[in-house]
Molecule: Bacterial large signal recognition particle RNA
Organism: Thermomicrobiales bacterium
RNA sequence: UCGUGCUAGAUGGGGAGCUGGCGGUGCCCUGAACCCGCAACCCGCCUCAGCGGGAUCGAACUCCCUCUCGAGGGUCAGCCCUGUGGGACUGGCGGCGGCACGUAGCGUUGAUGGAAAGGUCCCUUUCGGCGGGGAACGGUGAACCCGGUCAGGGCCGGAAGGCAGCAGCCGUAAGCCGCCCUCCUCGGGUGAAGGGGGAUGCCUGCCCGGAGCCAACGACCGCCGACAAGCCGGAGGGCGUGGCUCGACAGAGGGUGCACGG
Repeated sequence: UCGUGCUAGAUGGGGAGCUGGCGGUGCCCUGAACCCGCAACCCGCCUCAGCGGGAUCGAACUCCCUCUCGAGGGUCAGCCCUGUGGGACUGGCGGCGGCACGUAGCGUUGAUGGAAAGGUCCCUUUCGGCGGGGAACGGUGAACCCGGUCAGGGCCGGAAGGCAGCAGCCGUAAGCCGCCCUCCUCGGGUGAAGGGGGAUGCCUGCCCGGAGCCAACGACCGCCGACAAGCCGGAGGGCGUGGCUCGACAGAGGGUGCACGG
């Protein structure tokens, strides 16, 4: 170096999930890679591998290791959308308070402030006004059960005479009406005058003094309220080209036998 027969090994791998962990069945990716039986209220293992049985290839295109590439999966950040809750913060809205920066207004024809006076307030006296009530006054006011006079008539009486009394007329009681001229009394969102007191707030005028006053609107500050756009919490869905992680396929490099014979 060639040939023959073998052995290790290979005849797919990976992701998520499941699981204490791992392999498999089921899902997905890769892409082409023997067969049969079993496995999700699961099968088996504790290990270079699913368990059991068979078949083929076989030391290299094929097996093993390292690196590169990287389909795809997972996860996180991030972004978007839709519900839901909140009301700390930002925002705009409303209210209140403050400040006096701006606008407006007042002010040297004198501001804020200060002093005194009068009024407003209270007590008391007097006189009114108004209103209520009463008295007084005027009118009216009784079929009989009020008065006077009592025609007529009646009763008693022998008579003289006496008695009761309707109508009418006159008068009156309660009551009713009027009047409010007069008197009394009571009341007040009542007027005036006199006296006394009190308060300094407001009004009026006067004096001192000499430059501010006010806070309507805007700005700013604070507080409160409502809203829920931003924001915050949580949920669902989508994207996820970025980070991390696993990683098929592919590429590169390296490594790996035994026996016999020529």